FMN riboswitch aptamer (RFN element) from a Burkholderiales bacterium, 145 nucleotides, folded computationally. The model forms 100% of the base pairs in the Rfam consensus. The coordinates come from a structure-prediction model, not an experiment, and the mean pLDDT is 77.

RNA sequence: AUUAUUUUUCGGGGCAGAGUGAAAUUCUCUACCGACGGUAAAAGCCUUCGUGCUAAAGUCCGUGACCCAAUGCGAUGAUAUCAAAUUGGUUGAUCUAGUGAAAUUCUAGAACCGACAGUUAAAGUCUGGAUGGGAGAGAGAUAUC
Numbered sequence: 001a002u003u004a005u006u007u008u009u010c011g012g013g014g015c016a017g018a019g020u021g022a023a024a025u026u027c028u029c030u031a032c033c034g035a036c037g038g039u040a041a042a043a044g045c046c047u048u049c050g051u052g053c054u055a056a057a058g059u060c061c062g063u064g065a066c067c068c069a070a071u072g073c074g075a076u077g078a079u080a081u082c083a084a085a086u087u088g089g090u091u092g093a094u095c096u097a098g099u100g101a102a103a104u105u106c107u108a109g110a111a112c113c114g115a116c117a118g119u120u121a122a123a124g125u126c127u128g129g130a131u132g133g134g135a136g137a138g139a140g141a142u143a144u145c
Base pairs, nucleotide, nucleotide: 003143004142005141006140007139008138009137010136017029018028019027031125032124033114034113035063036062037061038060044053045052046050058112059111067089068088069087070086071085074082075081094110095109096108097107098106116128117127118126
């Protein structure tokens, strides 16, 4: 230092204040929140000043959770049923101006979006599946170059 295998740890935030009502953190006004990788011009780092390293995009490119379908390791004597895992599908939202060589990422302004089930009343924020799963991130070990 490359690649592979493997172990382990980590791995999501948010209704404050009012109104109506019998009842709402669900409606209305208003408030608040923004997973992971990439790209990228904040800030930062350098005896190297290089479009080098590092690094803040909810709305760009992709991924994940939820949901659906197919296959079905396995449990059972068998069927039903359950079901690891894999594959496929579905799944939201941004413009304008400025600067500049370069920006849907910077600055300014104005917008927009948010699974499923539950609920005295409709939920991005409450409760639940979930002490789950997870993109991925860190550290270690082994082999290899």